A computed fold for a 71-nucleotide RNA from an uncultured Clostridia bacterium, annotated as transfer RNA. It matches the Rfam family "tRNA". By type it is a transfer RNA. The coordinates come from a structure-prediction model, not an experiment, and the mean pLDDT is 82. The sequence was found in a public genome assembly.

RNA sequence: GGCGGCUUAGCCAAGCGGUAAGGCGCGAGUCUGCAAAACUCUGAUGAUCGGUCCGACUCCGAUAGCCGCCU
Numbered sequence: 001g002g003c004g005g006c007u008u009a010g011c012c013a014a015g016c017g018g019u020a021a022g023g024c025g026c027g028a029g030u031c032u033g034c035a036a037a038a039c040u041c042u043g044a045u046g047a048u049c050g051g052u053c054c055g056a057c058u059c060c061g062a063u064a065g066c067c068g069c070c071u
Stems, first nucleotide, its partner, number of pairs: 001070007010024003018054001027041004047063005
């Protein structure tokens, strides 16, 4: 220098055009003499910017970061 992949909540992670599942953790509550355990509740402008579309996490482009391959 060229090519490809990935980026979703504090962490892991699904979905892949019709306003985002789940697990762990944090916090709150119930229970308990106090705790632990258990149970219930609780959070996401989806890397950034722009485009297409009635509608975008999802498609397209650029940029940034990380990983890999080739030279």